[in-house]
This is a predicted structure of a 93-nucleotide RNA (c-di-GMP-I riboswitch aptamer) from Firmicutes bacterium HGW-Firmicutes-8.
């Protein structure tokens, strides 16, 4: 040094679920909480899922203008606890 494994001490994240906040959602943030986690550390330039503010298209509606509604696609918006990617902690071999 590189690979595999997960096995103790120490320590570390923190799912649902509640309370406050943000956001159009999707989801995030902070407390609480603890289902799990040996990368549940980090990357959202790659795939895959979530959502649709906005756009576009297409139909209805309203009536002179500023539109309002479904419904279909698209993320620039998420998610790393979905797969990738990348880095490393302690023990064994």
């Nucleotide at each position: 040094a590189u690979u595999c494994u997960g096995u103790u001490u120490g320590g570390g994240c923190a799912a649902a679920c509640c309370c406050g906040g943000c956001g159009a959602a999707a989801g995030c943030c902070g407390g609480g909480g603890g289902c799990g986690c040996a990368a549940a550390g980090c990357c959202a330039a790659g795939g895959g899922c979530c959502u649709u503010a906005c756009c576009a298209g297409c139909g209805g509606c309203a009536a002179u203008c500023g539109g309002c509604c479904a419904c279909u696609g698209g993320a620039u918006g998420g998610u790393a606890g979905c797969c990738g990617g990348u880095u490393g902690c302690c023990a064994g071999a």
Lineage of the source: Bacteria > Bacillati > Bacillota. Model confidence (mean pLDDT): 83 of 100. The sequence was found by an Rfam model in a public genome assembly.